[in-house]
RNA sequence: CGAGCCGGCCGGGCGGCCGCGUCGGGGGAUUCGUCCCCCGCCGAGGAAAGUCCGGGCUCCACAGAGCAGGGUGGUCGGUAACACCGACCCGGGGCGACCCGCGGGACAGUGCCACAGAGAACAGACCGCCUCCCGCUCACGCGGGCGGUAAGGGUGAAACGGUGAGGUAAGAGCUCACCAGCGCACGGGGUGACCCGCGCGGCUAGGUAAACCCCACCCGGAGCAAGACCAGACAGCGGACGCCCGAGGGCUGCUCGCCCGAGUCCGCGGGUAGGUCGCUGGAGGACGUCGGCAACGACGCCCCGAGAUGGAUGGCCGCCACUCCCCCAGAGCGGGAGCACAGAACCCGGCUUACAGGCCGACUCGUCCG
Numbered sequence: 001c002g003a004g005c006c007g008g009c010c011g012g013g014c015g016g017c018c019g020c021g022u023c024g025g026g027g028g029a030u031u032c033g034u035c036c037c038c039c040g041c042c043g044a045g046g047a048a049a050g051u052c053c054g055g056g057c058u059c060c061a062c063a064g065a066g067c068a069g070g071g072u073g074g075u076c077g078g079u080a081a082c083a084c085c086g087a088c089c090c091g092g093g094g095c096g097a098c099c100c101g102c103g104g105g106a107c108a109g110u111g112c113c114a115c116a117g118a119g120a121a122c123a124g125a126c127c128g129c130c131u132c133c134c135g136c137u138c139a140c141g142c143g144g145g146c147g148g149u150a151a152g153g154g155u156g157a158a159a160c161g162g163u164g165a166g167g168u169a170a171g172a173g174c175u176c177a178c179c180a181g182c183g184c185a186c187g188g189g190g191u192g193a194c195c196c197g198c199g200c201g202g203c204u205a206g207g208u209a210a211a212c213c214c215c216a217c218c219c220g221g222a223g224c225a226a227g228a229c230c231a232g233a234c235a236g237c238g239g240a241c242g243c244c245c246g247a248g249g250g251c252u253g254c255u256c257g258c259c260c261g262a263g264u265c266c267g268c269g270g271g272u273a274g275g276u277c278g279c280u281g282g283a284g285g286a287c288g289u290c291g292g293c294a295a296c297g298a299c300g301c302c303c304c305g306a307g308a309u310g311g312a313u314g315g316c317c318g319c320c321a322c323u324c325c326c327c328c329a330g331a332g333c334g335g336g337a338g339c340a341c342a343g344a345a346c347c348c349g350g351c352u353u354a355c356a357g358g359c360c361g362a363c364u365c366g367u368c369c370g
Stems, first nucleotide, its partner, number of pairs: 001366004006361005012320007020043002023040007045341001049352002052350005057223004064256004069219005074088005089103001090101004104214002109212002111208003126153002128149003132145005161179006180204001182201003186197004227277004236268006248260004284303002287300005322338005
């Protein structure tokens, strides 16, 4: 200097004019409903989005068991918790920094593996090889039959371990050596998943579970339109069942079990849809120290960053910054165009998706110079 890989941050700035919302303070008016003026603090995000997870909180509700259903799937940590985060293990990709993983089980069972191919799960003989028998040929050799064979060739994504040697009628883990895989034993390292070493054994038992399934662990439900309170208005009629011989209801969907219970439910009809709380001080934030590889935790000290409700922060102007284009050999000046994704509605921890432009840092590879 170039290429890459990982992480973090910003996401327009300054000024002027006018205009918004909550809260606090002051003043004024009032028909007592409220309204007006002035001053001050504060006032959309890193994703506020998706609603995919986990919670806080509220109610069911005083608490259970089973089945169904759902979630997770290597180990150990972090966290309030999680399907999240960190570190590590194993497998795969990459020269590498790094990246990826629906990561337990195929010997519990069921299913699937198109086409090609003889044959795709204990399968298979298409071309071949061999012993024997028969026929033909001067010979070389050719054809057929019973049997043996799966080492060679072919098909395929994948074909019942690989290489070499021996052995055989020809072959085959048939035997042996080495290797891979599987199982077992011993020793070492590690909290662990696992890793390393060494020995023995049989000779090798396809893939797929992000197919159904099996195994292990975990899980009450509903949701701020939850829920609590206040004010106000209206209009009842008919019917069914029942009042401890239990109507109806609750606990997810079912079953059991437990509990509430004197009125419940159906149809027709009428009134109300207003206000307050919930609603922002939190598993909160900044800085520092210590512990930890890290995620994160502890301690100290400081700070209080919207709380709306047809739903607030906008409009205009000027200058500057950034990107692109024109002019130019180039730059400057000048001119033109553009300037991302996007707006809280109970709150928090994550994940996912969108994002013009820009800044910083670590590491890897290549090249050059010293």

A computed fold for a 370-nucleotide RNA from Actinocorallia sp. B10E7, annotated as Bacterial RNase P class A.
Model confidence (mean pLDDT): 77 of 100.
It is recorded under the gene name rnpB.
It matches the Rfam family "Bacterial RNase P class A". Rfam classes the family as a ribozyme.